């Protein structure tokens, strides 16, 4: 300096935000009553503990998967030595400091860009 490689798909948290549910405010808006912004209905603001909903490469566990290790069983080539195929079991799958900005849904993010610029 270059190339490969460091798997997938659920489901949950960390986090997010307002499409829709819901709260809370206001309404020189209707409706019901004797009256009362007390109720019901509609409008309109407000992320407001929640519920839908989005959500991790560096988080968590499941099932897969793996060009990996061992053992154990079938079989197929060879004169053997040996090679390679399936199948079970049981083991491993390391590491990993990160912007700005920009994308997309109703929006916003630790989602995507991006295991990237960059730094060691």
């Nucleotide at each position: 300096c270059c190339a490969u490689a460091a798997u997938g798909c659920g489901u949950c948290u960390a986090g997010g935000g307002u499409u829709c549910c819901g709260g809370u405010c206001g309404c020189u808006g209707c409706c019901c009553c004797a009256u009362g912004c007390u109720g019901g209905c509609g409008c309109g603001a407000c992320g407001c503990u929640g519920g839908u909903c989005c959500g991790a490469g560096a988080g968590a566990g499941g099932c897969a998967c793996u060009c990996c290790c061992g053992c154990c069983g079938a079989g197929c080539c060879u004169g053997a030595c040996g090679g390679g195929u399936c199948g079970g079991c049981g083991g491993a799958g390391c590491c990993a400091c990160g912007g700005c900005g920009g994308g997309a849904c109703a929006a916003a993010a630790g989602c995507c860009c991006g295991g990237g610029a960059g730094a060691c």
This is a predicted structure of a 120-nucleotide RNA (Guanidine-I riboswitch aptamer) from an uncultured Alphaproteobacteria bacterium. It was read from a public genome assembly, where an Rfam model found it. Rfam family: Guanidine-I riboswitch aptamer. From the family's description: This family represents a conserved RNA structure found upstream of the ykkC and yxkD genes in Bacillus subtilis and related genes in other bacteria.